[in-house]
Background: A computed fold for a 363-nucleotide part of an RNA from Picea glauca, annotated as small-subunit ribosomal RNA, central domain. Its Rfam family is "Bacterial small subunit ribosomal RNA". The source organism's lineage runs through Eukaryota, Euphyllophyta, Acrogymnospermae, Conifers I and Picea. Its mean pLDDT, the model's own confidence on a scale to 100, is 85.
Context: one part of a larger RNA
RNA sequence: CUGGGCGUAAAGGGCACGUAGGCAGUGAAAAGGGUGGAAAGUGAAAGUCGCCAAAGCACUGGCGGGGUGCUUUCUUUACCAUUUCACUUGAGUGAGAUAGGGGAGAGUGGAAUUUUGUGUGGAGGGAUCAAAUCCUAAGAUAUACGAAGGAAUGCCAACCGCGAAGGCAGCUCUCUGGGUCCCCACUGAUGCUAGGGUGCGAAAGCAUGGGGAGAAAAUAGGAUCAGAUACCUUGGUAGUCCAUGCCAUAAGUGAUGAGUGUUUGUCCUUGGUCUGGCUUCCUACUAGGUAGGAUUAGGAUCAGGGGCCCAGCUAACGCGUGAAACACUCCGCCUGGGGAGUACGGUCGCAAGACUGAAACUC
Numbered sequence: 001c002u003g004g005g006c007g008u009a010a011a012g013g014g015c016a017c018g019u020a021g022g023c024a025g026u027g028a029a030a031a032g033g034g035u036g037g038a039a040a041g042u043g044a045a046a047g048u049c050g051c052c053a054a055a056g057c058a059c060u061g062g063c064g065g066g067g068u069g070c071u072u073u074c075u076u077u078a079c080c081a082u083u084u085c086a087c088u089u090g091a092g093u094g095a096g097a098u099a100g101g102g103g104a105g106a107g108u109g110g111a112a113u114u115u116u117g118u119g120u121g122g123a124g125g126g127a128u129c130a131a132a133u134c135c136u137a138a139g140a141u142a143u144a145c146g147a148a149g150g151a152a153u154g155c156c157a158a159c160c161g162c163g164a165a166g167g168c169a170g171c172u173c174u175c176u177g178g179g180u181c182c183c184c185a186c187u188g189a190u191g192c193u194a195g196g197g198u199g200c201g202a203a204a205g206c207a208u209g210g211g212g213a214g215a216a217a218a219u220a221g222g223a224u225c226a227g228a229u230a231c232c233u234u235g236g237u238a239g240u241c242c243a244u245g246c247c248a249u250a251a252g253u254g255a256u257g258a259g260u261g262u263u264u265g266u267c268c269u270u271g272g273u274c275u276g277g278c279u280u281c282c283u284a285c286u287a288g289g290u291a292g293g294a295u296u297a298g299g300a301u302c303a304g305g306g307g308c309c310c311a312g313c314u315a316a317c318g319c320g321u322g323a324a325a326c327a328c329u330c331c332g333c334c335u336g337g338g339g340a341g342u343a344c345g346g347u348c349g350c351a352a353g354a355c356u357g358a359a360a361c362u363c
Base pairs, nucleotide, nucleotide: 003335004334005333006332007317008316012331014200015199016198017197021193022192023191025087026086027085028084029083030082033080034079035078036075037074038073039072040071041070042069048065049064050063051062052061053060090190091187092186093185094184096181097180098179102176103175104174105173106172107171108170109153114148115147116146117145118144119143120142124135125134161168162167205246206245207244208243209242210241214240219235220234221233222232257330258329259328260327261326262325265308266307267306268305269304270303271302272301273300274299275298280294281293282292283291284290285289312319313318336363337362338361345356346355347354348353
């Protein structure tokens, strides 16, 4: 390299957008560039294969065959490519509904911890297996009423919802992205994937300026222990919070790339649409009747979230219409363990470091 693979054995990029490239619906027409077929020319000699003559003979001499390819002409129009016209089922737009803890900004509520003021009260409190360090007659702990400040949002809450991923939860307002359903209307292939590129990207960390209640790396004590640079405990700083700018990593996991199509069943659940028995409620006309609306068991269907299973697949575990089944398209990645995600070089970064990424040697 070919091949074979990538849930757990090595291997899916953290996620998206998108350029080049690759791949890609239906019908008709034109043309005849490529793929197909036929013929002619050419394809030097030597060589190659066969035959003949040399006894035998790779070798000498003669004769014949074959010849990828190239050029020209003719032919076919199925496919690929090109041009033109059209279509609607892929894709998208609009109308009507609709769910959501999707995002950004502003405002605001209650519970609790802490601190603090005043009152009551008068000896312990706190901690632990047990203690001690610690707080306390300068009045603690407890209790009542105030005040301040920061962070997080109990119940609802779910096997739930939303988001591309990271992630998102008190309440209200403003701005804003995406999704789903539905029936028509419109555009008419406008699609899928995506090397390089660009953007987003938990926590920790970095820079500048604020903020700082709680808890808490580092750290100081007290214990425990043979020791105890720990587990336990009393304190406690950075950071955790906010604004702005960097960093670009995670067991960033579904350890499962994105997209499309096909394929048994069954149960639960979220959001729609259609249908709909019974019940209940509301409204109108009115007098137990009619009409309309809402709610609701069940059924059908679309889009999600889950459980169990047939076939099939799998080394097994298991997966199983949200596939790890059956197929196609495009990208990424793997190729024995260690050395090593190291060295060197390069790019990026304030730094920490990130990305790219070997070899000798060894088993």